[in-house]
Molecule: transfer RNA
Organism: Ophirina amphinema
Formats: sequence, structure tokens, C1' cells
RNA sequence: GCGAAAGUAGCUCAAUGGCUAGAGCGUAACGUUGCCAACGUUAAGGUUGAGGGUUCGAUCCCCUUCUUUCGCU
Repeated sequence: GCGAAAGUAGCUCAAUGGCUAGAGCGUAACGUUGCCAACGUUAAGGUUGAGGGUUCGAUCCCCUUCUUUCGCU
């Protein structure tokens, strides 16, 4: 230099253009217990890497760009 993949909650990951994006783990509070653990309930936590475009509507499609990983030279 060329090509490919990935980027979404603190972490690991879903979401085939259609409700203001969900799950597990973790965190906090409460319940159960003499205490812890475990279990149950609830809650907090998100500019979907960034910018723009298409569309009635974008995590999803298109363009540019940043970071990381892999391959080729």
C1' cells in the first nucleotide's frame, strides 16, 4: 500500500428498515435467612465509534472517516 472482519449498557453479546434498542453476568435497594451464600422482586446504567446521505421511518442500506484484529504484498 491492497483486501476482509469487528465497533451497541461496566463486561460478553442479540436485535432480517417498523413501539423511545433488549438478554446474560455485574452493580444498587428490598424480600426470604440468626449471618453469609443462594434464590426472588425492583431499579439505575445507551449520542448503537464519529460525520453525512437515502427513506414516512435507520443499529440495519449508501458514502466518508477513526480505532482494533486478520490476511496479502